FMN riboswitch aptamer (RFN element), 110 nucleotides, folded computationally.
[in-house]
RNA sequence: UUCUUUCUUCGGAAACGAGUUUUACUCUACUGGCGGUAAAGCCCGCGAGCAAUACGCUAAUUCGGUUUAAUUCCGAAGCCAACAGUUAGUCUGGACGGGAGAAGAAAGCU
Numbered sequence: 001u002u003c004u005u006u007c008u009u010c011g012g013a014a015a016c017g018a019g020u021u022u023u024a025c026u027c028u029a030c031u032g033g034c035g036g037u038a039a040a041g042c043c044c045g046c047g048a049g050c051a052a053u054a055c056g057c058u059a060a061u062u063c064g065g066u067u068u069a070a071u072u073c074c075g076a077a078g079c080c081a082a083c084a085g086u087u088a089g090u091c092u093g094g095a096c097g098g099g100a101g102a103a104g105a106a107a108g109c110u
Stems, first nucleotide, its partner, number of pairs: 003108008015028001017027003029090002031081002033046004041079002049057002061077005083093003
């Protein structure tokens, strides 16, 4: 230094808003897990959920500018929302759960 094993810690946010009554509609506000890549909710992949397991299913972006390089930055205008609860991104619940993964420690190998 690379790799392997074990352990520890961490690991999903946001309106009990207004208009007449609601989870609908309109308006306003707000939120955005993890890895990759020029810094990403909407590029690629993963996770939560469904499914006995596996396979599989599972949302959304354009234009201009800068740059070696950006659907990631800057400017502008948009869009999306696991499952159950009477139709919900923001309420309640499964969940003091699980989890992609992150950090650290020890030992071993080289």